[in-house]
RNA sequence: UGAUAGAGGUGCGGCAAUUAUAAGUAGAUACGGUAUCAGGUACGGAAAUACCUCGUAUGAAAGGGACUGCCGCCGAAGAAAAAAUUGAAUUUCCGUUUGAUUUUUUCUGGGAUACGGUAAAAUAUGCCGUGUACUGUCACGUUAUGUGGAGUGCUAUCGU
Numbered sequence: 001u002g003a004u005a006g007a008g009g010u011g012c013g014g015c016a017a018u019u020a021u022a023a024g025u026a027g028a029u030a031c032g033g034u035a036u037c038a039g040g041u042a043c044g045g046a047a048a049u050a051c052c053u054c055g056u057a058u059g060a061a062a063g064g065g066a067c068u069g070c071c072g073c074c075g076a077a078g079a080a081a082a083a084a085u086u087g088a089a090u091u092u093c094c095g096u097u098u099g100a101u102u103u104u105u106u107c108u109g110g111g112a113u114a115c116g117g118u119a120a121a122a123u124a125u126g127c128c129g130u131g132u133a134c135u136g137u138c139a140c141g142u143u144a145u146g147u148g149g150a151g152u153g154c155u156a157u158c159g160u
Stems, first nucleotide, its partner, number of pairs: 001159006009074001011073006018066002028058005038053005043095006077108013109135002112132008137149004
């Protein structure tokens, strides 16, 4: 310096089926009621269009979660920013938010946990930040439960 193969463990991600929650919610239909003014809803503004505001009956789904199985793996994977393409939120114009794919750059060894923030219906769960102890690895050190670093790292083998 190149190639191959490995290790960390409540390890990472994807797919499928089942299932609880979402929810007696949304929407639709039927019956009844109220109003003909006004108000409200559909991301924001203008214009337009559609619908309703109360009760009864009927009555979902997505995303995220749990368990099981299968698959791919150990920058597994995740996050942020920028760019390009494309979709969504009733129609038109102007904005805003947001999803997906690809590329570039930056950060994070790993899981857990407390607090805070954020997404979400949510006290589930995910992500981010800070802290705490733990854990794997290398270096220093010496037998002190030590100190410090980062995965473009570490170990092993082969080659140059």
This is a predicted structure of a 160-nucleotide RNA (Lysine riboswitch aptamer) from a bovine gut metagenome.
Of the family's consensus pairs, 96% are formed in the model.
Its Rfam family is "Lysine riboswitch aptamer". Its family is annotated with lysine biosynthetic process in the Gene Ontology.